The part of an RNA shown here (small-subunit ribosomal RNA, 3' major domain) has 478 nucleotides and comes from an uncultured Clostridia bacterium.

Context: one part of a larger RNA
RNA sequence: UGACGGGGACCCGCACAAGCAGAGGAGCAUGCGGUUUAAUUCGUCGAUACGCGAAAAACCUUACCAAGGCUUGACAUUGGAUGAAUAGCAUAGAAAUAUGUGAAGUGAUAGCAAUAUUACAUCUAAACAGAUGGUGCAUGGUUGUCGUCAGCUCGUGUUGUGAAAUGUUGGGUUAAGUCCCGCAACGAGCGCAACCCUUAUCUUUAGUUGCCAGCAUUUAGUUGGGCACUCUAGAGAGAUUGCCGUAGAUAAUACGGAUGAAAGUGGGGAUGAGGUCAAAUCAGCAUGCCUCUUACGCCUUGGGCUACACGCGUGCUACAAUGGCCACUACAAAGGGAUGCUAACCCGCGAGGGGGCGCGAACCUCAAAAAAGUGGUCUCAGUUCAGAUUACAGGCUGCAACCCGCCUGUAUGAAGUAGGAUUUGCUAGUAAUCGCGAAUCAUAAUGUCGCGGUGAAUACGUACUCGGGUCUUGUACA
Numbered sequence: 001u002g003a004c005g006g007g008g009a010c011c012c013g014c015a016c017a018a019g020c021a022g023a024g025g026a027g028c029a030u031g032c033g034g035u036u037u038a039a040u041u042c043g044u045c046g047a048u049a050c051g052c053g054a055a056a057a058a059c060c061u062u063a064c065c066a067a068g069g070c071u072u073g074a075c076a077u078u079g080g081a082u083g084a085a086u087a088g089c090a091u092a093g094a095a096a097u098a099u100g101u102g103a104a105g106u107g108a109u110a111g112c113a114a115u116a117u118u119a120c121a122u123c124u125a126a127a128c129a130g131a132u133g134g135u136g137c138a139u140g141g142u143u144g145u146c147g148u149c150a151g152c153u154c155g156u157g158u159u160g161u162g163a164a165a166u167g168u169u170g171g172g173u174u175a176a177g178u179c180c181c182g183c184a185a186c187g188a189g190c191g192c193a194a195c196c197c198u199u200a201u202c203u204u205u206a207g208u209u210g211c212c213a214g215c216a217u218u219u220a221g222u223u224g225g226g227c228a229c230u231c232u233a234g235a236g237a238g239a240u241u242g243c244c245g246u247a248g249a250u251a252a253u254a255c256g257g258a259u260g261a262a263a264g265u266g267g268g269g270a271u272g273a274g275g276u277c278a279a280a281u282c283a284g285c286a287u288g289c290c291u292c293u294u295a296c297g298c299c300u301u302g303g304g305c306u307a308c309a310c311g312c313g314u315g316c317u318a319c320a321a322u323g324g325c326c327a328c329u330a331c332a333a334a335g336g337g338a339u340g341c342u343a344a345c346c347c348g349c350g351a352g353g354g355g356g357c358g359c360g361a362a363c364c365u366c367a368a369a370a371a372a373g374u375g376g377u378c379u380c381a382g383u384u385c386a387g388a389u390u391a392c393a394g395g396c397u398g399c400a401a402c403c404c405g406c407c408u409g410u411a412u413g414a415a416g417u418a419g420g421a422u423u424u425g426c427u428a429g430u431a432a433u434c435g436c437g438a439a440u441c442a443u444a445a446u447g448u449c450g451c452g453g454u455g456a457a458u459a460c461g462u463a464c465u466c467g468g469g470u471c472u473u474g475u476a477c478a
Stems, first nucleotide, its partner, number of pairs: 001478002003475003007472007015462002019426005026317008034308002042053002064303007073128001077127002079124005088101005107118004130292002133290003139286002141281003144277001146275001151190006157166003170181003196269004201237007210227003215224002240263001243257005319419001323378006335366003340359002345354003385416001390411007432454007
């Protein structure tokens, strides 16, 4: 100087407390361990692994296993030779591939032509290719975490023999090393804040595909008309402790009030200092070294990654009456659409099929929002709760749904009556609850990322638990 302390002082955070909803019990989905297996590919493991890499494992993907094949190779560059190659057809085969046959026909550029160059294919020679093989403890790059915590440093000066100190400590204050005052310090840099995006209000510009107050018109903003309103998207305004009062060192600032759509960082996002964990990743990519080279490379078919005495994590659905079922009937936002989204209409109980208008979309379409509301029914029961499991009959995608997809109908109707110790999230348009969309995608979400609807309770406070910051103290630690 740090680090540490079941030392001290001060401060902060859904850290506790106060509340609300959960997890832990059940069934299922999904990931992990274990076990099994020819293989169940690999990585990730306290916080910071476990719905994680994977924003999609039937084939492919695919890295694993079995079997069948190839050896200058599936891919790249270079030398030589040939001129077509390819498609198609036949045979063998699980296919890869092998053998045979082989129509039409001979690329491009320059040139009248010969020819030259080049592209492509086959054969041949070796240099080489190739490796999701090893090492993340050889690395780059990227990422997690402490932590959006308020810290981390430098120049000059000064102090100390020196390591170092000072500044950065102190008195206040702040979300903040934020600001004020003081001070052997004076300044500065990276962080904080602001600048950026979005949302909340207003003005203005512009009115089509958007909108409709008044006038006419219609089943319908449908049409005439209009751009006031809504909305869209450009430009501006607006919030600064600016004003008033009280407290305070006349300061910084705090509290209350006014103004205002918004008040003290208005809400949300992006933004992550110096460092820590030899943290993660050689399987995104790049890369040193090592290793394999008729195989640890490459191609193909089938299987596996989907196994199942069991343990754990994360979720979904429930256990019902604030409910289930039936009928009628309202109100969103944000997105996607041409190998696409698909309307009306018809068929089917339904999944779906037929159909084909319109739309590269403020125009057409996916599209029905659901919870809510109104009326009816059930009456506390393993039930008109719950829906696992199983059987049969169908539909869709796709060469192909046996291993191993999704959906529909009928039947079946399991566990479950609120979950031990323990434990998670959340402070407001939040939790809870309700539906909608998108990426990936032929098909295939209870996951992920977004969107809106309805919409709470509680916070006395900082003794305790966890994490962090500052000062100080002790030290058999460095």
Annotation:
Its mean pLDDT, the model's own confidence on a scale to 100, is 83.